[in-house]
Context: one part of a larger RNA
RNA sequence: GCCGGCGAGUUUAGGUCAGCUGCGAGGCUAAGGCCGGUCAAGGCCGAAGCCAAAGGGAAACCGAGCCUGAAAAGGGCGCGUUAAGUAGCUGGCCUAAGACCCGAAGCCAGACGAUCUUACCAUGGCCAGGGUGAAUUCUGGCGAAAGCCAGAAGAAGGCCCGAACCCGUUGGUCUCGCAAAACCAUGGGAUGAGCUGUGGUAAGGAGUGAAAAGCUUAUCGCGUCUGGGAAUAGCUGGUUCUUCCCGAAAUAGCUUUAGGGCUAGAGGAGGUUUUAUUCUCUAUCGGAGGUAGAGCCACUGAAAGAUUGGUAAAGGCCGAAAGGUCAGCUAAUCUUUCAAACUCCGAAUGCCGAUAGAGUUAAUCUCCAUUCAGUCUGUGGGGGAUAAGCUCCAUAGACAAAAGGGGAACAACCCAGAUCACCAGCUAAGGUCCCUAAAUCCUGGCUAAGUGGAGAAGGUAGUAAUCUUCCUCUGACAACCAGGAGGUUGGCUUAGAAGCAGCCAUCCUUUAAAGAGUGCGUAACAGCUCACUGGUUGAGGGAGAUUGCACCGAAAAAUAAACGGGGCUAAGCCAGGUACCGAAGCUGUGAAUCCAGUUGUGAUUUCUUUUGAAAUUACGGCUGGGUGGUAGGGAAGCAUUCCAUAUGCGAUGAAGGUCAUUCGCGAGAAUGGCUGGAGCGUAUGGAAGAGAGAAUGCCGGC
Repeated sequence: GCCGGCGAGUUUAGGUCAGCUGCGAGGCUAAGGCCGGUCAAGGCCGAAGCCAAAGGGAAACCGAGCCUGAAAAGGGCGCGUUAAGUAGCUGGCCUAAGACCCGAAGCCAGACGAUCUUACCAUGGCCAGGGUGAAUUCUGGCGAAAGCCAGAAGAAGGCCCGAACCCGUUGGUCUCGCAAAACCAUGGGAUGAGCUGUGGUAAGGAGUGAAAAGCUUAUCGCGUCUGGGAAUAGCUGGUUCUUCCCGAAAUAGCUUUAGGGCUAGAGGAGGUUUUAUUCUCUAUCGGAGGUAGAGCCACUGAAAGAUUGGUAAAGGCCGAAAGGUCAGCUAAUCUUUCAAACUCCGAAUGCCGAUAGAGUUAAUCUCCAUUCAGUCUGUGGGGGAUAAGCUCCAUAGACAAAAGGGGAACAACCCAGAUCACCAGCUAAGGUCCCUAAAUCCUGGCUAAGUGGAGAAGGUAGUAAUCUUCCUCUGACAACCAGGAGGUUGGCUUAGAAGCAGCCAUCCUUUAAAGAGUGCGUAACAGCUCACUGGUUGAGGGAGAUUGCACCGAAAAAUAAACGGGGCUAAGCCAGGUACCGAAGCUGUGAAUCCAGUUGUGAUUUCUUUUGAAAUUACGGCUGGGUGGUAGGGAAGCAUUCCAUAUGCGAUGAAGGUCAUUCGCGAGAAUGGCUGGAGCGUAUGGAAGAGAGAAUGCCGGC
């Protein structure tokens, strides 16, 4: 890991509601007893007591009233009030219990442990070899002495080196190991606070500790075992058959509350009200309001500037000073502008109410829940940076709990809400060259960039369209030929400044025209060129604005990776048109089921003299409508084991196994063959150890 088996809402008591049953203004017995018999089942006694029939008050107490109160007030709870209770069974839920199951770390009690380890006690054992050479003594010398020097002897030491022994420094190996701490190399101590054998003593809030909260038998910031004990777990995980009906929430308030609860909201079921009512749309009418917008000599406040007045200590300027003036501050006015906490104004929507029409169904009571982490998208906003797949509100939708089609793929986007079947049809979004169902469809334009198939400010004789304006056969624009002069090198400045470094001025003349000069150039001149003019030529040319589509801007990280691909000049873009494709949408045909209406047959109950009527119910027919679904609620069933009653099957083969067929929407059921070899069904009731795929589930097998 797989397979098989086991594995989770139970039981008792009390309460409450619903269904059913008995009795009913009453209902019920409990303990216990008697009979019975098998230690039964069951039957009969047993009103002690309980509930109801009257309430109010804390109570005394009063009583259809009572309490409060001074009250005959007011108020509260009752009566009037349409009269129902009580006992049991079944089911839902609540409470108390282990209370659906598994799961802590922990807390407490009593025992058991010092064969490991810590410390101590008693008694034993062990420490190769080498080195160093203290005290002290002796001898010799010296000295008055104390003593000193030398030599020899001597043998000390938590001394030195280093085996055994003890330890465990550093590195590596090992890490399902040789090993739940080892191995290899290296290292520390090695006569000592040394190591060690045996025996003994001390432990659980206690011991022991050269102190690390270390150690106390692989367990230590309080050992282990057993018990309290199924501790508790607002937490995680798991919780077993089928079909049918409905179907949420992720919000508000409060919470030692925030991943938990309670109440409300939203869901379900059953009653009641029996057209009252709810909701939506359309039309009309009547309302409240201060948002969007807009506005501001209509207020409050703000911003830029101007003018006028005031002030102007300190600052700037002028002045010897007095003082003047400016900046500044301030008020008013004007121009321009702004506001969530401004408004002289002021919508659209939305909201409230009424009437009418169409469709729809609501309200309330009781019981049962679930929900309290929401997410994205559009829109209106707050926070943030007019960031976030960000965060917080509002509003709508979707997802959640929604499958199908489109979007290449893609919860939330677009279309559209799946009861089932069909080798039938029509459409939506989106598409129609091939992959790939359907137009290589039609008409008119645009694009040349593979733009389409990412991207800004900004840039651009791209191209198409529109508009304004100027020049133009009295010849425009471009090109070519020629001229482009004189006063004059204007004045100043300057080394120089001659059109052309800079400053000032920018005239006059000759002319067809020619600036005191447009740009190169020179040291300065020179030279080239332009404006301007004539000629040649001969038809459009220049400037500006707007719009469409393109161009540059464009260097980055998984893969060519910025059309889904091929590929496309349309198979791109804009506008128009006609076809077609395209979904679980719609239609068609058939089927199932639920609800409503109607109808037929049967049954039961009540009323009625009968006929009959009404209600309920079962099974059919027809008509109309519904049938996505998580949490969750409701309904109806299937299967398993056992019990009771009835009735069957079985060696001519039970259960079980296996293969096949048939039936049922399904859980499942039946039949036949083979296997198997002794028990097992069916009907109606009853009772549950009553359904397995998940719990790092438990046990077994492989």
Molecule: large-subunit ribosomal RNA, domain II
Organism: Minisyncoccota bacterium